The part of an RNA shown here (large-subunit ribosomal RNA, domain I) has 551 nucleotides and comes from a Myxococcota bacterium.
Its Rfam family is "Bacterial large subunit ribosomal RNA". Its family is annotated with ribosome and structural constituent of ribosome in the Gene Ontology.
Model confidence (mean pLDDT): 85 of 100.

[in-house]
Context: one part of a larger RNA
Order: sequence, then C1' cells, then structure tokens
RNA sequence: GGCAAACGGUGAAUGCCUUGGCGGUAGGAGGCGAUGAAGGACGUGGUUAGCUGCGAAAAGCGCCGGGGAGCUGCUAAGCGAGCUUUGAUCCGACGAUAUCCGAAUGGGGAAACCCGGCCAGGGUCAUGCCUGGUCAUCCUUGACUGAAUACAUAGGUCAUUGAAGCUAACUCGGGGAACUGAAACAUCUCAGUACCCGAAGGAAUGGAAAUCAAUAGAGACUCCCUGAGUAGCGGCGAGCGAAACGGGAAUAGGCCAAACCGGCGGGAAGCAAUUCCUUCCGGGGUUGUGGGACUCCGAUGUGGGACUCUGAUGGAUAGCGAAAUGGUCUGGAAAGACCAGCCAAAGAGGGUGAUAGCCCCGUACGCGAAAUUUUGAAGAGCUCUAGGAGUAUCCCGAGUACCACGGGACACGAGAAAUCUUGUGGGAAUCUGGGGGGACCAUCCUCCAAGCCUAAGUACUACCUACCGACCGAUAGUGAACCAGUACCGUGAGGGAAAGGUGAAAAGUACCCCGUUGAGGGGAGUGAAAUAGACCUGAAACCGUUUGCUU
Repeated sequence: GGCAAACGGUGAAUGCCUUGGCGGUAGGAGGCGAUGAAGGACGUGGUUAGCUGCGAAAAGCGCCGGGGAGCUGCUAAGCGAGCUUUGAUCCGACGAUAUCCGAAUGGGGAAACCCGGCCAGGGUCAUGCCUGGUCAUCCUUGACUGAAUACAUAGGUCAUUGAAGCUAACUCGGGGAACUGAAACAUCUCAGUACCCGAAGGAAUGGAAAUCAAUAGAGACUCCCUGAGUAGCGGCGAGCGAAACGGGAAUAGGCCAAACCGGCGGGAAGCAAUUCCUUCCGGGGUUGUGGGACUCCGAUGUGGGACUCUGAUGGAUAGCGAAAUGGUCUGGAAAGACCAGCCAAAGAGGGUGAUAGCCCCGUACGCGAAAUUUUGAAGAGCUCUAGGAGUAUCCCGAGUACCACGGGACACGAGAAAUCUUGUGGGAAUCUGGGGGGACCAUCCUCCAAGCCUAAGUACUACCUACCGACCGAUAGUGAACCAGUACCGUGAGGGAAAGGUGAAAAGUACCCCGUUGAGGGGAGUGAAAUAGACCUGAAACCGUUUGCUU
C1' cells in the first nucleotide's frame, strides 16, 4: 500500500409523518368607494424586535345576544401589575373611534410631507399657537345675476343630484398584430386570437319574425345534443367550415311613434266671436287570417302583472343537548392480546404515551337569536286586459328602403353571390303598399323593416361555508407547508430562491472534571430510548480506527 470484517466520522438519500398545496361537488355571495375604497406609511403593549390586531378612544371602547371559569394574541418565556360568578377572557349582530398617504378632492408635492383661506371655539395683554367644521373638478336640475347688444344669449355666483378610483374570471362593444402553417412566399392561415381601450352586470348578449320553410308546415331568444367534419368555401393548396329539420333545458310576453280627440303655453289672422300653425302634456292605439283611427252597436266582469307596501314561513350570521366498558396480561405508556359486557337514527372524522363505537372533541338525531340580514306564502294598493258590424276618408317608424361605386360581416376569398352592414353619390311607396324565399324574372308561398323593453334555461369564481379525491407528500404539491412575492439580483420593467420533523411529556442534562470564565468533550442525572442532546429514520460516494490476511 491492497483486500476483508467490525466500529466510527461525514453526508444526506430512503421510510414514515403533515400544519400546505392541487382538483372537484353543493350552497352562498357576486362587489368595495367622496359616510373617503383597494393598497400602504407611521404609530399603538408595563417591559416589545417581528408577526397579528387595532388607530391619538390605538392587541382596544359602547350596547345587545351567546357562553360559563378562568383570562391579559403568536414567536415566547421571564419579571411586574391586574381583571374575573356584580359573569371576565372568548364567539356573534349592531354601533363609536378610525393619525397620515392613496380616486385624494383647499393649494402644492420628490406618496405617507409642505403651505393656506373662511367660520366657530380654546389660549395669550396681544401676535404666534391649538381644536372642530368647510373650501377640487366635471355633469344634472334649479335660483339669482348678467356683457359685446335693445330683447336675449354667452359668462358669473349659489344651491342640488350624480360621477371619479379599485377589483379574479365570465360578458358586450371600439380598435387590432406577428411569429407560425402553407414544408419557400404574396392571396390565405395563425385570428378577429394575443394585446390595448370603453361599458356593464350578477350574469352579459340576444329576444317576440319585413324569421324559417316548401306545396306539408313551424311559430321570440338563449344554451346543449344531433345534423356534420356533411353542404359548401379554398393559390380548390394549407386549411376553413355552416344552416334548417329532429331531440332536450327553460319558457312570457309587453310598451311606444302615427292617424283621431282634448288641454296649458307660444305664434299668426281678425274689431271681436273665432280660425289656423306649433313645442309640450293627457287620452287613444300597437297589427299581417292586415291592424288602427272614424261611424254605429255592445260589455263592468274575467283573468293577468316583470310595479309599490305589509309580510307568514324557512334560511344565514354565535350556540345548546346528545347513548354506551370494565378486568387481566405484555409494555415506558394500552386504544393491542385475552376474558366478560354495553350503545347504535350515533361504527363520519380527529385526538389521547401503540391500533378506542362506549376516554375527550365530535357524529346521527333534536333544539336555539335580543340584533342585522335573506327568502317571499298570502294580502292590500296601483295598474293592465275584451267583442261585433259598417265605410274605404286618414294613419301604420325617410335621407329610410332601394340603386351605383368602394369596404366590411356572413362557413361563403367577387364568385352566378343572394342576405346583413355602410364611407360617397343618387333616392321611393303607405295596403291597389312593402320585404324575403341565394344572380335575375314570372307564378306561388311567407312575413311587415327603418322605435323601445323583457325573467328563466347559459358563462365565470377573486371571496365565504360544508364535503369529496384509485391527487401530491417537502428536488413532490402553489414560486411560497417555515414571517415568501420575503432574502437576494436588476437604473427599471422585471426576475426570484433556499429553508418542515427532539421527545408521550422539556422531564431541554442540577452537580463534578478537562478546556481560554471558550467551542467541544468525559462523568452524573432525565427518559422506553441520549448512537432521541439540537436532535426521527440515517443508504451511498468520501475520510478514518482496530483486527486478520497479503505485498
């Protein structure tokens, strides 16, 4: 030096564990904000670094409930001082307080700072100073005032209502890429995606046929299944890609404009009566077997409501009751084994010194609210609601329909290209009217545009509650099980970690010895175990010690 064995060191794998994640189901909630939000800064404890809570009334105050013996949050004890059956701590409802910044709003500003005006109060001989209130902008409405300029208007002042900012996804709208694919690339695709902006709601959009269909008919919209990767579109390449029918979910239909009638006001004509025009208001009216107005006849009762109020009942936000086991043995410890019992509308789950229906918390089941909130049976109010005949005078949504050119949307790329939309130009009709049925025409069928509203079925989950998992188990699962969006990096946008486990219980090693009053160790002690001592287990690489063999 090598090999082997034993015993160690180092090291952290592995096993076991779980406070944290991931995914889902059901229900709730779906917003917060000038009554100052979200998010922060700074404070706040007897002692206080951080976290948590709170706000100069500062780990809290009031009140109403619950609860019933201890309590003064966590790391985290100690010391000190207190509170509490006259009911504390704790839990819940409602309130009070709520510094400064932040939409931030008196003005400014390099956020958490600086400087003011006015009114009231305090203080001072007086000023400085202190406290409370108020003072941004825009919009709505109203009042007052009021130029050039006579009436007026603009403007000004005051009051009043609202807005603003934040927020996970879902929704609608306005804008809108490229990489990529086409094995290159330009039409095309990616894709109306990403992204930006606006607006809103608990959903949004859409919605009561100028719809589909096809000789038969259906009867608003939305969503799902199917139709169907079909019909089609397409440098007919890559690719894109319907609709109706049918089956389901859920169901709900309404209101204006106009004709006509009436009215306040304004204007015109007229001596006046009155007539005409007109903003606005009320009645009327709302349809496609055309409807309504108009004239005549008839009806007062039926049904409805998405509106307002009252509000039964149920629910939410604290809680309460809740059955049944003992012995022996092993062991540090019994829930294990054995023996003998019991409960069960409860044998879900968790904890307890190993594996507990009967030890504890719970669980099935049953019960509970002063306060706030939700639900909304029922009722009241309010409101809506018919019909028939006649006539052919009036009305039935205009820069609209439609046409041309240029775009866009439709599965449809200009195509035979309908349909929808509209930048420019032209430009109708009122039922003897008008649109559509994929160029266009005829016949036929079907439907009434150019006004508005409308639950449910559908989408989503930042947030709350309960429950579940052939989901993970610390290099996994969130980036984050731990004081993590932290430390750290970056001018910045932004990037972004590592890090869990003593033991049943700290019983966390009194005391002695070595050592530098050290680190560390040796005794002693605790404990079932200390090779459980800063820690569970403790593999391998790597480093040693001892012994044997060998060179």